[in-house]
RNA sequence: UGAGUCGGAAAGAUGAUCGCGGAUGCUUGCGCAGCAUUCGAGGAAAGUCCGAGCUCCAUAGGGCAGGGUGCUGGGUAAUGCCCAGCGAGGGCGACCUUAGGGAAAGUGCCACAGAAAUGUAGACCGCCGGGUUAACCGGUAAGGAUGGAACGGUGCGGUAAGAGCGCACCAGCAGCCAGGUGACUGGCUGGCUAGGUAAACCCCACCCGGAGCAAGACCGAAUAGGGAAGGGAUGAUGCGGCCCGCUGAACCUUCCGGGUUGAGUCGCUAGAGCCGGCAGGCAACUGUCGGCCCAGAUAAAUGAUCGUCACCGUUAUGCGGGACAGAACUCGGCUUAUUGAUGACUCACAAA
Numbered sequence: 001u002g003a004g005u006c007g008g009a010a011a012g013a014u015g016a017u018c019g020c021g022g023a024u025g026c027u028u029g030c031g032c033a034g035c036a037u038u039c040g041a042g043g044a045a046a047g048u049c050c051g052a053g054c055u056c057c058a059u060a061g062g063g064c065a066g067g068g069u070g071c072u073g074g075g076u077a078a079u080g081c082c083c084a085g086c087g088a089g090g091g092c093g094a095c096c097u098u099a100g101g102g103a104a105a106g107u108g109c110c111a112c113a114g115a116a117a118u119g120u121a122g123a124c125c126g127c128c129g130g131g132u133u134a135a136c137c138g139g140u141a142a143g144g145a146u147g148g149a150a151c152g153g154u155g156c157g158g159u160a161a162g163a164g165c166g167c168a169c170c171a172g173c174a175g176c177c178a179g180g181u182g183a184c185u186g187g188c189u190g191g192c193u194a195g196g197u198a199a200a201c202c203c204c205a206c207c208c209g210g211a212g213c214a215a216g217a218c219c220g221a222a223u224a225g226g227g228a229a230g231g232g233a234u235g236a237u238g239c240g241g242c243c244c245g246c247u248g249a250a251c252c253u254u255c256c257g258g259g260u261u262g263a264g265u266c267g268c269u270a271g272a273g274c275c276g277g278c279a280g281g282c283a284a285c286u287g288u289c290g291g292c293c294c295a296g297a298u299a300a301a302u303g304a305u306c307g308u309c310a311c312c313g314u315u316a317u318g319c320g321g322g323a324c325a326g327a328a329c330u331c332g333g334c335u336u337a338u339u340g341a342u343g344a345c346u347c348a349c350a351a352a
Base pairs, nucleotide, nucleotide: 001348002347003346004345005344006343007342010339012309013308014307015306016305017304018303020040021039022038023037024036025035026034027033042324046335047334049333050332051331052330053329054212055211056210057209061244062243063242064241066208067207068206069205070204071085072084073083074082075081086100087098088097089096090095101203102202106201107200108197109196110195124144125143126140127139128138129137130136152170153169154168155167156166157165171193173190174189175188176187177186178185179184216266217265218264219262226256227255228254229253230252231251238246239245273292274291275290276289277288278287279286280285311321312320313319314318
């Protein structure tokens, strides 16, 4: 200099004027009035994909069905998230990816091609033996051909030709020993061999009750009740798949035809909260001490204009530019969108 990999932050500052929402105070002509002070979006507020809090329904209980997760150890309120590792795969490398339990419990599938696709495997060409030398019969998985995959691989022996038929090494499997909390790794021994697929059924382990702030509670307003059909202590209704179980109504369901319905209140924002120090831990994270208060509206406010400064670009005392995006009960994650800087590390080339 070029090409990359990973990480942590930031998302302009300030002044004036006009305007909007909340809270508090004052004024008041009492009206959703005026004035003052103060607070007023994000790293993703987004997608609503996971996990929780909270609320109601049994204090959410048992079974079946169904769904989810799936290497190991830890973190957490919890998770499908995070951290640290193991194995496998990719990259020269920094590093990245990983739905990664079980295929000697059973079933299914393995297109096309091929003789044969998992069974007592298999004979298309070739090879060997026989044969009337030629049709054919027998042997053979070493060689060829097909295929993603042909039933362990390489070599030596062996044989008519061959074959784990025998042996050595390698791969894989089983057992034992050693190390590690563990996934796993290393070594020794054994019989010579067991195809793939579980983001197919299935088996195993663990987890999961349902609905959601339009949850739910209260005030106000109105009140009325009636008719028809059906069901009900021989159990209505509720527990939002089914059964059990619990609950325990004089009421419940459907239809007909009526009454009333607010610029209502709470839930609502002080929280698994934020910032900093110290301690523990490789880390995620935890503990402790100190400080701070940081939107709460309801069809929904959080804005606009003009200066100054900072940053970037340029044709340079000038001119231009600043992304993605907008709270709706609240948190923890993930994913997606997006701007310009920055740190550490890797590789290549060059120079000293």
The RNA shown here (Bacterial RNase P class A) has 352 nucleotides and comes from a Bacillota bacterium. NCBI's taxonomy places the organism under Bacteria, Bacillati, Bacillota. Its Rfam family is "Bacterial RNase P class A". It is annotated as a ribozyme. Rfam links the family to the GO terms tRNA processing, dimeric ribonuclease P complex and ribonuclease P activity. Of the family's consensus pairs, 97% are formed in the model. The sequence was found by an Rfam model in a public genome assembly. The coordinates come from a structure-prediction model, not an experiment, and the mean pLDDT is 77.